[in-house]
RNA sequence: CAGCCGGACCGGGCGAUCGCUGUCGUAAGGCAGAGGAAAGUCCGAACUCCGCAGGGCAGUGUGCCGGAUAACGUCCGGGACGACCGCUUCAAAACGGUUGGACGGAAAGUGCCACAGAAAAUAUACCGCCCCGUCGUCGUUGUGAAUCCGCCAGAGUCUCACGGGUGCAGAACGACGGCGGGGUAAGGGUGAAAAGGUGCGGUAAAAGCGCACCGCCGCGGCAGUAAUGCAGCGGGCAGGGCAAACCCCACACGGAGCAAGACCAAAUAGGGAGGGAUUCACGGCGGGCUUCGGCUUCGACGGGAACGCGUGCCGGCUCGGCGCGCCACAACCUCCGGGUAGGUCGCUAGAGCCUCGCAGUAAUGCGUGGCCCAGAGGAAUGAUCGUCCUGCCGGUAACGGCAGACAAAAUUCGGCUUACAGGUCCGGCUGCCAU
RNA sequence: GGGCGGUUAGCUCAGCCGGUUAGAGCGCCUGCCUUACAAGCAGGAGGCCGCAGGUUCGAGUCCUGCACUGCCCACCA
Numbered sequence: 001c002a003g004c005c006g007g008a009c010c011g012g013g014c015g016a017u018c019g020c021u022g023u024c025g026u027a028a029g030g031c032a033g034a035g036g037a038a039a040g041u042c043c044g045a046a047c048u049c050c051g052c053a054g055g056g057c058a059g060u061g062u063g064c065c066g067g068a069u070a071a072c073g074u075c076c077g078g079g080a081c082g083a084c085c086g087c088u089u090c091a092a093a094a095c096g097g098u099u100g101g102a103c104g105g106a107a108a109g110u111g112c113c114a115c116a117g118a119a120a121a122u123a124u125a126c127c128g129c130c131c132c133g134u135c136g137u138c139g140u141u142g143u144g145a146a147u148c149c150g151c152c153a154g155a156g157u158c159u160c161a162c163g164g165g166u167g168c169a170g171a172a173c174g175a176c177g178g179c180g181g182g183g184u185a186a187g188g189g190u191g192a193a194a195a196g197g198u199g200c201g202g203u204a205a206a207a208g209c210g211c212a213c214c215g216c217c218g219c220g221g222c223a224g225u226a227a228u229g230c231a232g233c234g235g236g237c238a239g240g241g242c243a244a245a246c247c248c249c250a251c252a253c254g255g256a257g258c259a260a261g262a263c264c265a266a267a268u269a270g271g272g273a274g275g276g277a278u279u280c281a282c283g284g285c286g287g288g289c290u291u292c293g294g295c296u297u298c299g300a301c302g303g304g305a306a307c308g309c310g311u312g313c314c315g316g317c318u319c320g321g322c323g324c325g326c327c328a329c330a331a332c333c334u335c336c337g338g339g340u341a342g343g344u345c346g347c348u349a350g351a352g353c354c355u356c357g358c359a360g361u362a363a364u365g366c367g368u369g370g371c372c373c374a375g376a377g378g379a380a381u382g383a384u385c386g387u388c389c390u391g392c393c394g395g396u397a398a399c400g401g402c403a404g405a406c407a408a409a410a411u412u413c414g415g416c417u418u419a420c421a422g423g424u425c426c427g428g429c430u431g432c433c434a435u
Numbered sequence: 436g437g438g439c440g441g442u443u444a445g446c447u448c449a450g451c452c453g454g455u456u457a458g459a460g461c462g463c464c465u466g467c468c469u470u471a472c473a474a475g476c477a478g479g480a481g482g483c484c485g486c487a488g489g490u491u492c493g494a495g496u497c498c499u500g501c502a503c504u505g506c507c508c509a510c511c512a
Stems, first nucleotide, its partner, number of pairs: 001431010012388007020033005035406001039417002042415005047257004054319004059253005064078005079103001081100006104248002109246002111242003126188002128184014143169002146166005196214006215237001216235004221230003261345004271336005278306003282302002285299002287296003308326006338511003352371003356367004389404006436508007445461004454492001463479005485501005
């Protein structure tokens, strides 16, 4: 210097004219006027209302450890694991750096693991390897009997012995093959995944069968707030994967949302349909009957009780609590219908912004000083011109023309995610050049 | 502004607890039937399961992000 990666920040500047919204002002006029994401509405809160939200079940969410915070699924730091790079090396491990993630539990239980494969989680045995038995074939050895030839005799024939040959029988051993029984999981093959891995010993062949190293499990020790790490002892190894399958464990969560909600004003039919709960004893009054002592399937009323009923509050169920009502035109709920489309507040001074100091590795907190920064209510924040900046095009050049990323507040904050032309700064890696 | 839902063939919809060729009806095409058309009968084509990433051996289905689209919410008596 170039390229790549990561992080932070800016994201057109200045001036003039004409407008728009708000506010101050009698007026002229003055002052202020979008974002880093204002977005998606994915989390968390503030605020407001719901008879203040209690227990259990159900539901939803979060999930290594510690910290920050009003809170969080966010942020910071740390740990374990994975990937990449560097160093070392034959290669690695270890070490250093960068980076990623929804990183509790698969040894509570249930379930799933297609096809292929012998076998997919109670292990099993297809090929293979090995042992035993048995059958067959072949070979070697030696045996038995048969037969042929030779040998012995002058010849012929027979027999025996000996030598040789041929085929047969059975035996032993070996090789191969079939069948049966057993051992094995080294090797092959299947699969996403195969029941600890590598090496040596061992064995009939094998195997944690034995040993060394690595991994795993258990125990206590040391370090650390903890996650976890380190070394030691013991154990030959049990327990494959999936929880973004049900689930278990721990923790958190009441619901609705500024169209929340409060006040004022106006208007209408406080209309219609449907759902919608009871008994007991008592009191006086009235009615009826009366032997005047009282009696009463009677009426309206009053307050009361019940392990009663209905309904509402509490998003679902239930317990519990509270309110209202209980023979009626209820309360209340659902649907239909009617009226209004006005004003004020909520509403922007706030977990606010900037500078500096202190504490902390950091997130962040505390303190000093300074600042006021849209609040409209269907919605303003714009247009034109000049000049500068950036990019593209034309031109030898002077210069001319065109364009200016993503995107627009709606109660307010803290985050996350997504979109974004171009530029600045910082850090890391690689390459090239110079010293 | 706030709150819910949906996206699978040309159209309307199924697809359950993930499983190895994703189905149905209507429509479309071809053949038969008919003088011809309709109806009927037989056969066939047509799908990146809205897009991207992830979990998993495996995703239409589970999770996350994005895009498009539909519905509902004022006050008074």